This is a predicted complex of two RNAs, RNase P RNA and transfer RNA, with 476 nucleotides together.
[in-house]
RNA sequence: GGAGUCGGCCGGACAGUCGCUUCCCGUCGUCACUCGAUCACGUUCCGUACGGGACAGGCCGCGGCGUCUGAUCGAGUGACGGCGGGAGGAGGAAAGUCCGGGCUCCAUAGGGCGGGAUGCCAGGUAACGCCUGGGCGGCAUGAGCCGACGGCCAGUGCCACAGAAAAUAUACCGCCCGUCGCCUUCGGGUAGCGGGUAAGGGUGAAAUGGUGCGGUAAGAGCGCACCGCGCUGGUGGUAACACCAGUGGCAGGGUAAACCCCAUCCGGAGCAAGACCAAAUAGGGGAACAUCAGUGCGGCCCGCACUGUUCCCGGGUAGGUCGCUUGAGACGCGUGGCGACGCGCGUCCCAGAUGAAUGACUGUCCUCGACAGAACCCGGCUUACAGGCCGGCUCCCACC
RNA sequence: GGGCCGUUAGCUCAGCUGGUAGAGCACUCGGCUUUUAACCGAAUUGUCGUGAGUUCGAAUCUCACACGGCCCACCA
Numbered sequence: 001g002g003a004g005u006c007g008g009c010c011g012g013a014c015a016g017u018c019g020c021u022u023c024c025c026g027u028c029g030u031c032a033c034u035c036g037a038u039c040a041c042g043u044u045c046c047g048u049a050c051g052g053g054a055c056a057g058g059c060c061g062c063g064g065c066g067u068c069u070g071a072u073c074g075a076g077u078g079a080c081g082g083c084g085g086g087a088g089g090a091g092g093a094a095a096g097u098c099c100g101g102g103c104u105c106c107a108u109a110g111g112g113c114g115g116g117a118u119g120c121c122a123g124g125u126a127a128c129g130c131c132u133g134g135g136c137g138g139c140a141u142g143a144g145c146c147g148a149c150g151g152c153c154a155g156u157g158c159c160a161c162a163g164a165a166a167a168u169a170u171a172c173c174g175c176c177c178g179u180c181g182c183c184u185u186c187g188g189g190u191a192g193c194g195g196g197u198a199a200g201g202g203u204g205a206a207a208u209g210g211u212g213c214g215g216u217a218a219g220a221g222c223g224c225a226c227c228g229c230g231c232u233g234g235u236g237g238u239a240a241c242a243c244c245a246g247u248g249g250c251a252g253g254g255u256a257a258a259c260c261c262c263a264u265c266c267g268g269a270g271c272a273a274g275a276c277c278a279a280a281u282a283g284g285g286g287a288a289c290a291u292c293a294g295u296g297c298g299g300c301c302c303g304c305a306c307u308g309u310u311c312c313c314g315g316g317u318a319g320g321u322c323g324c325u326u327g328a329g330a331c332g333c334g335u336g337g338c339g340a341c342g343c344g345c346g347u348c349c350c351a352g353a354u355g356a357a358u359g360a361c362u363g364u365c366c367u368c369g370a371c372a373g374a375a376c377c378c379g380g381c382u383u384a385c386a387g388g389c390c391g392g393c394u395c396c397c398a399c400c
Numbered sequence: 401g402g403g404c405c406g407u408u409a410g411c412u413c414a415g416c417u418g419g420u421a422g423a424g425c426a427c428u429c430g431g432c433u434u435u436u437a438a439c440c441g442a443a444u445u446g447u448c449g450u451g452a453g454u455u456c457g458a459a460u461c462u463c464a465c466a467c468g469g470c471c472c473a474c475c476a
Stems, first nucleotide, its partner, number of pairs: 001396010012365007020089021042068001045064004051060002091371001095382002098380005103270004110302004115266005120134005135149001136147004150261002155259002157255003172201002174197006181190003209227006228250001229248008274322004284313006293307004315475003329348008401472007410425004419456001428442004449465005
């Protein structure tokens, strides 16, 4: 200097003018409620001696303001609107809806079967299918990257086509031996039959451990050495596993993202969950079941609880409030740990819309602006991404 | 915001229990007919949404992505 690999951060900025929205404070106005004061005498307020009356104090009349009602004034609370001030206002993925939870309901909520998920070991975490470290295998010169990584000797399946043969194994081309026929240049060659063989060739993704030496009629773990595989023991490590020693000639393989076995885990549905208020209508019509029945949120059985349940047709309303933001929270420092992360102290409050809020204009700067907008809230994974900055490590080239 | 399903020839659909993709209609040609239709025969038509993975082999099994469709309020 070039190439690569891993990790972290930013993701337009500043100023001005107008505009949007949440919360808090203040002020003004409107409406509602409550309390107090004053006034009025009233529509169906209270009382009823007397008078009237068809004899009811639920009538007329009279009296009253204790109760009710109406009006005015003041105070408080709430809602809405205007104005002013203060604090705040989208992401690293807010996305996909792939996982795990918190929370709400079923619901008083157990057991079994079925079903589903994960899969080397040890840790982290609220938990996970996530993350960290390690082991083994594969790729790469390397830093690093990937792994769906338990079991085929528990059992049952599948391995098409090709090939002799893909399982209770076999012989297409071959190799060797014997027999006998034919030919013969007397070295031998060859047809049939019988026996031996699986080392060589072919087919295939895969052919019955691999390489080499010996041996054999020709061959074969037939024997030997090394590698591989099984068994036993030892050492190191929490473990996965690694290494060492001894021993055995030792045999069909692959496939479990095939059914399955083993270990561990799992109720279901989801904020459009659910709770409350208001309004309107049709509390309508029909059918089935009946405590030996039915319902109870995913399946089935048992148990438990309840006494009605289910289906179809038709009708009404589509309004408001809560849930709704203080969190397994963020940041800083210290500390334990290889690390994920944990612990302690301190600081901070950081969107809560609901036809859906942050936009428009001007000027300057420069990375010339990519992917892209919360909708109950978190922890992850995956996918998309113009451009820029910082750091660690590896390889190549040149020079000293 | 949440939940469920689908994608195969020009069109409508089978195949998904892994062995190399079909049916009908349409299109082309031929036959029959005076001609057309109907009918008969023949032939063509495919990145199985995309990519990666498992496997000897994937439309089929698994994962990720793309596109399309449906459902999710209350009263009685």
The coordinates come from a structure-prediction model, not an experiment, and the mean pLDDT is 76.
It holds a member of the Rfam family "Bacterial RNase P class A".